Description
A computed fold for a 76-nucleotide RNA from a Pyrinomonadaceae bacterium, annotated as transfer RNA. The prediction has a mean pLDDT of 81. Taxonomically the source falls in Pyrinomonadaceae (Bacteria, Acidobacteriota, Blastocatellia, Blastocatellales). Rfam family: tRNA. It is annotated as a transfer RNA.
RNA sequence: GCCGGCUUAGCUCAGUUGGUAGAGCGUCUGAUUCGUAAUUAGAAGGUCGCCGGUUCAAUUCCGGCAGCCGGCUCCA
Repeated sequence: GCCGGCUUAGCUCAGUUGGUAGAGCGUCUGAUUCGUAAUUAGAAGGUCGCCGGUUCAAUUCCGGCAGCCGGCUCCA
């Protein structure tokens, strides 16, 4: 340099005819307990990597860029 994959909550990850974003774990609050753990009820937590384009409408389609992973190639 070329090709492919990935980027969504604090972490690990779902999310197809484009139509108001979810789970588990974790965190916080309450209940339960003499207390802790466990259990249970609830809550908070998201510019869906960034910048543009298409569209009435984009996490989803298109282009560019960035980061991570893998493969190939060139130079030294």